c-di-GMP-I riboswitch aptamer from Magnetovibrio sp., 96 nucleotides, folded computationally. The coordinates come from a structure-prediction model, not an experiment, and the mean pLDDT is 90. The sequence was found by an Rfam model in a public genome assembly.
RNA sequence: CCUCGACAAGGGCAAACCGCCGGAAACGGUGGGGCGCAAAGUUUCCGGCCUAAGGCCCGAAGGCGAGACAAGGGCUAAGGCAGCGGAGCCACCGAA
Repeated sequence: CCUCGACAAGGGCAAACCGCCGGAAACGGUGGGGCGCAAAGUUUCCGGCCUAAGGCCCGAAGGCGAGACAAGGGCUAAGGCAGCGGAGCCACCGAA
C1' cells in the first nucleotide's frame, strides 16, 4: 500500500415515531428519538422504486346556440429516494 474488518481505541451517522418549518405530493430541513450502519461520506451517470403540480387524453351530473368550463379517471419527471442495487469521486482506525 492492497484486500479485509476485531466484543480493539477514539469517535461518527441516525430508521420508525413525535413537534415545528418547506412542498401539490413524493419527500426534505430542524429539534427530540435510536432501528440499524465500516462508507448509512458524496454525485442521479445506469437500472429500479415513489410522487404527478404542470402538460396531454378521456370525461358523470351540470352548463352552453355549439363550445369553453367541470367531480373524477388514464399517461407523463423537468420533482424525489444515495438507508434499493450498480458505477464514479473522496475518507478515519489497524487485530487476524

The organism belongs to Magnetovibrio, within Bacteria.